[in-house]
C1' cells in the first nucleotide's frame, strides 16, 4: 500500500424569526422569565426482572424452561473466562453440547443384509466327464459337503482402520501405529489434557418420545389507587344438615301446690360430628373467609348506570469522571450531573450558510439482553499479502 478481524463513538451542522409540549417563578388574568424536549435500534414482542394486585398464601402431581465446566448478574435462554468438536492461512468465528447397557421408536431406496438372512465369490474335498502330460500331476464345466466375510458390488452409514505376518483360503488369529471402551496414576475448583497398563471392539438420530439434572406462582400500567358523578338495593333461574342437651312458651298426668314426668309443637342459645361455597392459572392435598331452613352463603342469565378528572408519570438494579480489585464479565470507594412525560398523543414551517447529500426510522411503566432493519464518518487494537529501508 491492498485486503481482513474485533471492540468503541457519531447519527446532517450553524444562524434568524415564527409555532407546539413539560417543569420552575411571577402574575387576578391575559400573560412573562428561565430550564429541559424522541433512537441505536425508540422496532420485533422472543427472554429476564422491578413495580402493583391476587393474597394471610404451604406442599405434590401435571405443565414449562435451561442442559460442557468455573464466574458475573436483581435475574435470564444474556456477558465473561476455559475445555472439547467444527471452520478459516491467521487475527477470529460458531456450537443442534448431559444421558443410546432404563425402556420405546425410526435409518426410506438400493442391497445378501441396517441388531443383521451371502449377490459376485475366495480355500479344501466327493462323484462322473473331458483335454494336456513323461511318472508325479495340471486346468475346464456338472452335481453335492465343508469352511470364510479378507476382495468387489449396493449405500448417508454395513461385524473397529491402515500395514506386515500367518492361514487350505480367511479373520485381532498375532504384532506395530490410530481410534474407541475399561483400569491406574499425574496435574487441574472443574470440564477435560497426559502417560502407562489391558482384552481386542455391533452403528447413528434424543432439535424422536423419553430418563437423568436444575430452575419456574398467576395476571399485568388497558397493572392498581383517590375524587366526582349517575343508575334500576332491577328482573329471572339454580341453590346445601345429622345427632343429642339446656332455657322458655303449648298440650296431657300426678301433686303435699313448692312443683315433677312425658309429648309432639313453636322460639331461642351453646356444643359435638358434619354439609355447601368461595380464594388460591389446571388437578389434588392442606390453609383461610362466609353460610348452614334460608327472599340465605354463593353461583347463572338478562337487563340499568358511569367511558369525567386527578395520581400511578420518570431520582432510576441511573449517566458521567476518576482511583482501587479482577485474565475478563464485572464488583467496591471518591466526586459530580438530573437527561421526554403526552393522553385524537407534544420536535413543524420559513429563509441564508455549509457538506460525509442525511439510510433504517418516533417514546407511551422502566429497565438488562437477543434478533431484524440501515446511508455515511471516525478512532483503537490485531492478523495476512506485496513492495522498500
Nucleotide at each position: 500500500g491492498g485486503a481482513g478481524u474485533g471492540g468503541g463513538c457519531c447519527a446532517c451542522g450553524c444562524g434568524u424569526c415564527c409555532g407546539c409540549u413539560c417543569c420552575c417563578g411571577c402574575g387576578c388574568a391575559a400573560g412573562c422569565g428561565g430550564g429541559g424536549g424522541a433512537g441505536g435500534a425508540a422496532a420485533g414482542u422472543c427472554c429476564g426482572a422491578g413495580c402493583u394486585c391476587c393474597a394471610u398464601a404451604g406442599g405434590g402431581c401435571a405443565g414449562g424452561g435451561c442442559g460442557c465446566u468455573g464466574g458475573g448478574u436483581a435475574a435470564c435462554a444474556c456477558c465473561c473466562a476455559g475445555g472439547c468438536g467444527g471452520g478459516g492461512c491467521g487475527a477470529c468465528c460458531c456450537g443442534a453440547c448431559g444421558g443410546a447397557a432404563a425402556g420405546u421408536g425410526g435409518c426410506a431406496c438400493a442391497g445378501a443384509a441396517a441388531c443383521a438372512c451371502a449377490c459376485c465369490g475366495c480355500c479344501c474335498u466327493g462323484c462322473a466327464u473331458c483335454g494336456c502330460u513323461u511318472u508325479g500331476g495340471c486346468g475346464a464345466a456338472g452335481c453335492g459337503g465343508g469352511g470364510c466375510a479378507a476382495g468387489g458390488g449396493u449405500g448417508a452409514a454395513a461385524u473397529g482402520g491402515u500395514g506386515c505376518g500367518g492361514u487350505a483360503a480367511g479373520a485381532g488369529c498375532g504384532c506395530a501405529c490410530c481410534a474407541g471402551c475399561g483400569g491406574u496414576g499425574u496435574g487441574g475448583c472443574a470440564a477435560c489434557a497426559c502417560a502407562c497398563c489391558g482384552g481386542c471392539u455391533g452403528g447413528c438420530c434424543a432439535a424422536a418420545c423419553c430418563c437423568c439434572g436444575c430452575c419456574c406462582g398467576g395476571a399485568g400500567c388497558a397493572a392498581g389507587g383517590c375524587c366526582a358523578a349517575a343508575u334500576a338495593g332491577g328482573g329471572g333461574g339454580c341453590g346445601a344438615c345429622c345427632g343429642g342437651c339446656c332455657g322458655c312458651g303449648u298440650c296431657c298426668g300426678c301433686u303435699g301446690c313448692g312443683g315433677c314426668g312425658g309429648a309432639u309443637c313453636g322460639c331461642g342459645g351453646a356444643c359435638g360430628g358434619c354439609g355447601g361455597u368461595g380464594u388460591c392459572g389446571g388437578c389434588c392435598c392442606g390453609a383461610c373467609g362466609c353460610c348452614g331452613c334460608a327472599u340465605u352463603a354463593g353461583c347463572c342469565c338478562c337487563g340499568g348506570g358511569u367511558u369525567g378528572g386527578c395520581c400511578g408519570c420518570a431520582u432510576g438494579a441511573g449517566g458521567c469522571g476518576c482511583c482501587g480489585g479482577g485474565c475478563a464479565a464485572c464488583c467496591g470507594g471518591c466526586g459530580u450531573c438530573c437527561u421526554a412525560g403526552a393522553u385524537a398523543g407534544a420536535u413543524g414551517g420559513a429563509c441564508g450558510c455549509g457538506c460525509g447529500c442525511g439510510a433504517c426510522a418516533g417514546a407511551a411503566c422502566u429497565c438488562g439482553g437477543c434478533u431484524u432493519a440501515u446511508c455515511g464518518g471516525c478512532c483503537c487494537a490485531c492478523u495476512c499479502c506485496a513492495c522498500u529501508u
Model confidence (mean pLDDT): 79 of 100.
Bacterial RNase P class A from a Bacillota bacterium, 389 nucleotides, folded computationally.
The gene name in the source record is rnpB.
The sequence is in RNAcentral, with records from ENA.
NCBI's taxonomy places the organism under Bacteria, Bacillati, Bacillota.
It matches the Rfam family "Bacterial RNase P class A". The family's RNA type in Rfam is ribozyme.
Of the family's consensus pairs, 96% are formed in the model.